[in-house]
RNA sequence: GCUCCGAUAGUUCAACGGAUAGAACAAGCGUUUCCUAAACGCUCAAUAGGGGUUCGAUUCCCCUUCGGAGUA
Numbered sequence: 001g002c003u004c005c006g007a008u009a010g011u012u013c014a015a016c017g018g019a020u021a022g023a024a025c026a027a028g029c030g031u032u033u034c035c036u037a038a039a040c041g042c043u044c045a046a047u048a049g050g051g052g053u054u055c056g057a058u059u060c061c062c063c064u065u066c067g068g069a070g071u072a
Base pairs, nucleotide, nucleotide: 001071002070003069004068005067006066007065010025011024012023013022018055027043028042029041030040031039048064049063050062051061052060
């Protein structure tokens, strides 16, 4: 250089083109406890950037950025 794969919450992962983008762990608050831990409840928090297609895009297409694999 070329080909392929990937990028969603602080982390690890979901989401037939149509639901308020969801779960676990983490964080904060509360209940409980003499205290801590555990347990239970609640809260906060995300679609890499830019365009396009579509009535509607996390999802499909193009470019860029970043990461990974293969190849000479």

A computed fold for a 72-nucleotide RNA from a Lachnospiraceae bacterium, annotated as transfer RNA. Lineage of the source: Bacteria > Bacillota > Clostridia > Lachnospirales > Lachnospiraceae. Its Rfam family is "tRNA". Rfam classes the family as a transfer RNA. The RNAcentral record of the sequence draws on ENA. The coordinates come from a structure-prediction model, not an experiment, and the mean pLDDT is 81.